[in-house]
Annotation
Predicted 3D model of a 102-nucleotide RNA (Purine riboswitch aptamer) from Peptococcaceae bacterium UBA3933. Its mean pLDDT, the model's own confidence on a scale to 100, is 78. It matches the Rfam family "Purine riboswitch aptamer". Rfam 15.1 lists 4,097 matches to the family in 1,411 species. About the family: Riboswitches are metabolite binding domains within certain messenger RNAs that serve as precision sensors for their corresponding targets. Allosteric rearrangement of mRNA structure is mediated by ligand binding, and this results in modulation of gene expression. Clan: Purine riboswitches. The source organism's lineage runs through Bacteria, Bacillota, Clostridia, Eubacteriales and Peptococcaceae.

């Protein structure tokens, strides 16, 4: 200075798994049915449609209207579910691995 052997254990990449986050789906929407309250009231039950779509279709809240009868109306706030991108931690493969020590 090379080779070997050992110790050593990064970056970098893929995958899985959390979270956060961001898009798509869906408007937490409509529609029939039944049944119920009545200005201290406006509510419950089923079924259907709506997503290249499984699941969900609630809660909370303000304000109109309804003058007692059978009917709600607008608006705002929050979501879960499905698959897709991102970030950020985690495992494990590439790896008997670079750098460095002996």
């Nucleotide at each position: 200075a090379a080779c070997g052997u050992u110790c050593g254990g990064a970056a970098a990449u893929a995958a899985g798994c959390a979270a956060c986050u961001u898009g798509u789906a869906u408007a937490u929407g409509u529609u029939u049915g039944g049944a119920a309250a009545u200005a201290u009231g406006g509510u419950c039950c089923a079924a259907a449609u709506g997503u290249c779509u499984c699941u969900a279709c609630c809660g909370g809240g303000u304000a109109a209207c309804c003058g007692u009868a059978a009917a709600u109306u607008a608006c705002c706030u929050g979501a879960c579910u499905a698959c897709g991108g991102g970030u950020u931690g985690u495992u494990u493969g590439u790896a008997u691995u670079a750098a460095g020590g002996a």